[in-house]
Molecule: small-subunit ribosomal RNA
Organism: uncultured prokaryote
RNA sequence: AGAGUUUGAUCCUGGCGCAGAACGAACGCUGGCGGCGUGCCUAACACAUGCAAGUCGAGCGAGAAAGGGGAGCAAUCCCCGAGGUUCGUGGCAGACGGGUGAGUAACGCGUGGGCAACCUACCUUCAAGUGGGGGAUACCACCUCGAAAGGGGAGUUAAUACCGCAUAAAACGACAACCACCUCGGUGGAAUCGAUCAAAGCUGGGGAUCUUCGGACCUGGUGCUUGAAGAGGGGCUUGCGUCUGAUUAGCUAGUUGGUGGGGUAAAGGCCUACCAAGGCGACGAUCAGUAGCCGACCUGAGAGGGUGAUCGGCCACACUGGAACUGAGACACGGUCCAGACUCCUACGGGAGGCAGCAGUGGGGAAUUUUGCGCAAUGGGGGAAACCCUGACGCAGCAACGCCGCGUGGGUGAUGAAGCACUUUUGUGUGUAAAGCCCCUGUCAACAGGGAAUAAGAUCUGGAGUUUAAGAGAUGUCAGAUUUGAAUGUACCUGUGGAGGAAGUCCCGGCUAACUCCGUGCCAGCAGCCGCGGUAAUACGGAGGGGACAAGCGUUAUUCGGAAUUAUUGGGCGUAAAGGGUGCGCAGGCGGCAGAUUAAGUGAGAAGUGAAAGCCCACGGCUUAACCGUGGAACGGCUUCUCAUACUGGUCAGCUUGAGUAUGGGAGAGGGAAGUGGAAUUUCCGGUGUAGCGGUGAAAUGCGUAGAGAUCGGAAGGAACACCAGUGGCGAAGGCGGCUUCCUGGACCAUGACUGACGCUGAGGCACGAAAGCGUGGGGAGCAAACAGGAUUAGAUACCCUGGUAGUCCACGCCCUAAACGAUGGAUACUUUGUUUCGCGGGUGUCGACCCCUGCGGAACAGGAGCUAACGCAUUAAGUAUCCCGCCUGGGGAGUACGGUCGCAAGGCUGAAACUCAAAGGAAUUGACGGGGGCCCGCACAAGCGGUGGAGCAUGUGGUUUAAUUCGAAGCAACGCGCAGAACCUUACCUGGGCUUGAACUGGAAUCGACUUGGGCAGAGAUGUCCUAUCCUCUUCGGAGGCUGUUUCAGAGGUGCUGCAUGGCUGUCGUCAGCUCGUGUCGUGAGAUGUUGGGUUAAGUCCCGCAACGAGCGCAACCCUUGCUCUGCUGUUGCCAUCAGUUCGGCUGGGCACUCUGCGGAGACUGCCGGUGAUAAACCGGAGGAAGGUGGGGAUGACGUCAAGUCAGCAUGGCCUUUAUGUCUGGGGCUACACACGUGCUACAAUGGCCGGUACAGAGCGUCGCGAUCCCGUGAGGGGGAGCUAAUCGCACAAAACCGGUCUCAGUUCGGAUUGUAGGCUGCAACUCGCCUGCAUGAAGCUGGAAUCGCUAGUAAUCGCGGAUCAGCAUGCCGCGGUGAAUACGUUCCCGGGCCUUGUACACACCGCCCGUCACAUCACGAAAGCUGGCUGUACUAGAAGUCGCCGAGCUAACCCGUAAGGGAGGCAAGCGCCUAAGGUAUGGUUGGUGAUUGGGGUGAAGUCGUAACAAGGUAACC
Repeated sequence: AGAGUUUGAUCCUGGCGCAGAACGAACGCUGGCGGCGUGCCUAACACAUGCAAGUCGAGCGAGAAAGGGGAGCAAUCCCCGAGGUUCGUGGCAGACGGGUGAGUAACGCGUGGGCAACCUACCUUCAAGUGGGGGAUACCACCUCGAAAGGGGAGUUAAUACCGCAUAAAACGACAACCACCUCGGUGGAAUCGAUCAAAGCUGGGGAUCUUCGGACCUGGUGCUUGAAGAGGGGCUUGCGUCUGAUUAGCUAGUUGGUGGGGUAAAGGCCUACCAAGGCGACGAUCAGUAGCCGACCUGAGAGGGUGAUCGGCCACACUGGAACUGAGACACGGUCCAGACUCCUACGGGAGGCAGCAGUGGGGAAUUUUGCGCAAUGGGGGAAACCCUGACGCAGCAACGCCGCGUGGGUGAUGAAGCACUUUUGUGUGUAAAGCCCCUGUCAACAGGGAAUAAGAUCUGGAGUUUAAGAGAUGUCAGAUUUGAAUGUACCUGUGGAGGAAGUCCCGGCUAACUCCGUGCCAGCAGCCGCGGUAAUACGGAGGGGACAAGCGUUAUUCGGAAUUAUUGGGCGUAAAGGGUGCGCAGGCGGCAGAUUAAGUGAGAAGUGAAAGCCCACGGCUUAACCGUGGAACGGCUUCUCAUACUGGUCAGCUUGAGUAUGGGAGAGGGAAGUGGAAUUUCCGGUGUAGCGGUGAAAUGCGUAGAGAUCGGAAGGAACACCAGUGGCGAAGGCGGCUUCCUGGACCAUGACUGACGCUGAGGCACGAAAGCGUGGGGAGCAAACAGGAUUAGAUACCCUGGUAGUCCACGCCCUAAACGAUGGAUACUUUGUUUCGCGGGUGUCGACCCCUGCGGAACAGGAGCUAACGCAUUAAGUAUCCCGCCUGGGGAGUACGGUCGCAAGGCUGAAACUCAAAGGAAUUGACGGGGGCCCGCACAAGCGGUGGAGCAUGUGGUUUAAUUCGAAGCAACGCGCAGAACCUUACCUGGGCUUGAACUGGAAUCGACUUGGGCAGAGAUGUCCUAUCCUCUUCGGAGGCUGUUUCAGAGGUGCUGCAUGGCUGUCGUCAGCUCGUGUCGUGAGAUGUUGGGUUAAGUCCCGCAACGAGCGCAACCCUUGCUCUGCUGUUGCCAUCAGUUCGGCUGGGCACUCUGCGGAGACUGCCGGUGAUAAACCGGAGGAAGGUGGGGAUGACGUCAAGUCAGCAUGGCCUUUAUGUCUGGGGCUACACACGUGCUACAAUGGCCGGUACAGAGCGUCGCGAUCCCGUGAGGGGGAGCUAAUCGCACAAAACCGGUCUCAGUUCGGAUUGUAGGCUGCAACUCGCCUGCAUGAAGCUGGAAUCGCUAGUAAUCGCGGAUCAGCAUGCCGCGGUGAAUACGUUCCCGGGCCUUGUACACACCGCCCGUCACAUCACGAAAGCUGGCUGUACUAGAAGUCGCCGAGCUAACCCGUAAGGGAGGCAAGCGCCUAAGGUAUGGUUGGUGAUUGGGGUGAAGUCGUAACAAGGUAACC
């Protein structure tokens, strides 16, 4: 620091997920040691048991037991009783310490101030004092009630308990003159007056004096009282800060203030009476939800974000609610009272209790420890002290929960061992790893031995000080002695022995470091995202290997980061999400030039504070580290004082350029009202006139003989204003269009007179706001939702047509939305250009218009810098800046639900969530596609000729059948295809019979000597069985080798599967003209350019132009063949011009001229001429020529497409099979037959059939062959065999044609199917199932519906001939020649293709994509009669405990009066009143749960119906 994921690819936007760090964690697997920390996040749920707050005898009373003494034989009794114990009284402490986070959105917390409005026990300092009396009471003993807990009565007693009195001011109150100070209202000082206090206690010591012998007295300590101050602590108050929601907008009657009073330690509506009517709130009151706050902790570069465990500060709480008492302090965790819930005890009458203290239990939960040791240390309470108490604390235990450290050994060791894995079978990996051997070390653990620190103090003794009268005592210091450790025999050190006891977890497709085999087969499973898995999975599971971390490793949850993805730092809004429909304008924010003043902001300096701990730095202590100590820095903040005055703000006084006013002009569909005009449509009336009109793609509905339409005249009525008219004008927007008048708004220009910043923006608010719609009343010509009819259609609730109502129009009132768009908020300033246009002005010039130059203001176009993801914008910015407002934060759900508000309604505004997806989207690119466009080509259409589709037959396919009808091929591009030839064989299929190392092949081992020939028997055959004859070579004679057979082991075999694992080959687009590359250039990029453009061509063929220049594969050419061309060579088997012979046949001699044959060469190149064209390429015409513009034909098939075809031609991976899916064999089947299709043959006849005669080819083939002459047969054929290994012989007569005859339009002298019969040929064998011949038979068929095929010249059509295969079998296939046409105007249309362009939501690419209803399953949500909880408001009722007040006839020790009786003062009980908790009643609000039914929404491999959208998506789409 980034990286994955939208696409065919690209850039951008944008979400989702990842790598990091962290944790009070939990879960899975694993686990050696130590140190330091941490450990109920859930039920503030309920708690058994033990402990957690006591202490003081130096305040007081009593006194049991132990002990001592005495008495007594003993039991027992009496006295004393230091220290210790118990009960009570009294004091202090139980308000600290410890726990928890329920409540609390608050002066609760944080930070900084204030109190001149306050309190403070214990502690410290100072001052003064501590006099003298009184009456009770607990304990206790007695009586009594009660089960208990507890209580009552009467009696006795003490105090540092309680109560009077004296003393007293500097405290308190009053008073009003004086002084000082400041915050101006108080504070402080001094003067006067009044009321109000004590524990005289406890204790140590004591010389003199006194004594009742207790003591007085002196003295020390301590306690106490009063006052002043300090320190620490607390109370109150206040500025600022402190979560979310506006779908919470108004809240408030003690409410806000005042006066009097009360209350408090203290200000205060804190409380009360009266008076006034205020107070808070958009800078968010009130309400609701959530939450203890902070130092800090985690993360982050920081700013921020998240958290508030452990440690520290504050707050709140203590079963729930309420209340007060005591006290310095509480409204009190281990106190009290009351109410409630719960638990326990009970004798049923009543009682007891509160772990959110430490342990521990149950429960909840994914989850959190021991009912431990000790007060040795630190700290706290009490005490004079010793000391006691202390679950605070110090330690130990449990837990890998976290952080840190250590170890599980080190060296050597190649035969690269074994095992395992992989393998191309050779090897490779694990791997110096191991073993081994030798050497070494000894941490940790184990055992043994030694052994700290944490301890400071305390007590006692002695010495010099202080206090003192004192050598008492006390205090403090020095010295000595004694003594205190839970952890703990721990840390640490040493020794012993010996590598011995100590490694796992996750991952290995990309992100992301790390790869192979096997198993599985869209199954099982994985997965953080993308995504893996459907038979070759580096993604599942296992194994081997590897990577990472390591006593841990992974997973899950959560937080921050990455995320600039809420953007202050640091984002955006034309098209991706996002500018409000428009204006006016309150608040708010921002604001021109120059001056003075102030000093709020701002800047500088100083001071205070910012607790400690933590973070950071330095040093130090534990062996190191974690951890800890010391010091520093920092703590970004707040407060106070002083200074500065540039900028901002405040105040004052100015300026004119912003803004406005004035004067003078012209422009304009700006707005409102009234009036008015012509054209046209329609309707009505009348005339003329006759059969149609109208409408459409074509029709029909409709109108018309009752007279339409057409035409002429007249009338009525409503709406809209042709031409002008324009990218023109005006307006804020919506919007505004005949003409005239009236009223009226704004902008612009000129002048530069006036005001003097008066400005900009603008949350709320107010106003305007197309169309449609609504209300009331009019109006209604045309048009026209709904509706009706006619068409179209599979349907057509549409598009088209005929009608037609609301509405459209007017007035008034609502609605308030639009793709209300420039998809672009407003204002101001600045920034290169060119052109056009509108309005006004100036200049030059002119008679004038116009033109030219120029200023200001508007409206457009092109384009530069700059910006932008690109497209594009570009002085009218989307550039550069400032100010203000609005809005956005993934897609869907959804602009939906609920709530609120507005509306008559329709509906508008505001506006979520659950759930779901990994995308949704913008711009541009390349393709593909379009019922888009342009150009061009092709037997593509058209023009022609002939067919197919109808018939019969042949053949192939489907289907059906069958034991089997083997398999493959499937639109074009399967179907006379694989098959160039199924009777057996072929043959792969079926049935039956056999074989199992096998029918064929290789190797090893063993063994035999053959193999084989001939024959018999059985059998359908394969085969079985019997008889018969019996190897070769070499040799050292032992044997070795070869061959054949048998047995056995490896292995064979498979037309079994996968053509979607493959090679090779092939089809097709298509013989179409295309497909690419290098370098350069352009673009962020995919890509583009080149290859586009203008011409031309069969052609990306060529030329020209051009940011391209070149090149490659294709095209063309080179190759083969053909053509009455020429030419060289060759002349037999070919030929015969000349010569000779001749049986008259090139037959023979001879010849090689010609034909021909074979090999080779020349020739054709738009080369020449003319025209057209850019002078080019090229085209048109012509000449010459055998041939003319690639002469004809063939071979040749670019990059690629179709997972096209073929595992059954062959090869081949994997899988399957192995007495069978192999192999041999008899027979059958592939030939079936209701039917459907393809391809053909023969026909339907006279351009013909039949009969007779006559003529002319080419290319092939032949010795297992072709087979002549001849003979036989009607014929197929047979006999026979000449010749020929072929320019020699044979197949082999070519046929159509031509000549003559006949038939005469008919199911025929057409046609030949079918059938009968007789034969022939091949072959072991023609039954299933061959071909041919003769005779006989003589079916359908009379030119073929919709539709469809071939062909452009030696072509179609027609005629025959040959060949491959092959024993035989050809209408098929492959070739060959003979005869030999017609037509092409042309490119509108159909099909296919090429190039350019355009649109696209397609990219599996239109056989694409995709929408909605319905049906099914499932999920979350809304509504709903209701039902049921929580919280809460109001009113009333109720009224415990308790404070306060009143009363107090009952009761009453202290004080007063009184000799006394008694009275008084004061107090208490009881009673009453205010307040008030729980509870109750009624009625609201708010928020949950649930609810028959219902509504839409989301999701779901293959459901239904249609085709809405994307192309002109077939009616452009959308709002």